[in-house]
RNA sequence: UGAUGUAGCUCAGUCGGUAGAGCGUCGCCUUGGUAAGGCGGAGGUCUCGAGUUCAAGUCUCGUCAUCA
Numbered sequence: 001u002g003a004u005g006u007a008g009c010u011c012a013g014u015c016g017g018u019a020g021a022g023c024g025u026c027g028c029c030u031u032g033g034u035a036a037g038g039c040g041g042a043g044g045u046c047u048c049g050a051g052u053u054c055a056a057g058u059c060u061c062g063u064c065a066u067c068a
Stems, first nucleotide, its partner, number of pairs: 001068005008023004017054001025041005048062004
């Protein structure tokens, strides 16, 4: 100097407008049982702080961490 930071993990999130997916996890269905499959649930201070705005994961400034 540049890039990245969002669920336990890997990552989406368009022009600023109620935060999502896959895997995992929990419950149920199916089976003689297991696996596979199906349905449903839980789980988030969007690194942190400030600013702009009716409204910020998103824009601006700073901060911290990681990578180059």

Record summary:
The prediction has a mean pLDDT of 81. A computed fold for a 68-nucleotide RNA from Anaerobutyricum soehngenii, annotated as transfer RNA. Lineage of the source: Bacteria > Bacillota > Lachnospirales > Lachnospiraceae > Anaerobutyricum. The RNAcentral record of the sequence draws on MGnify.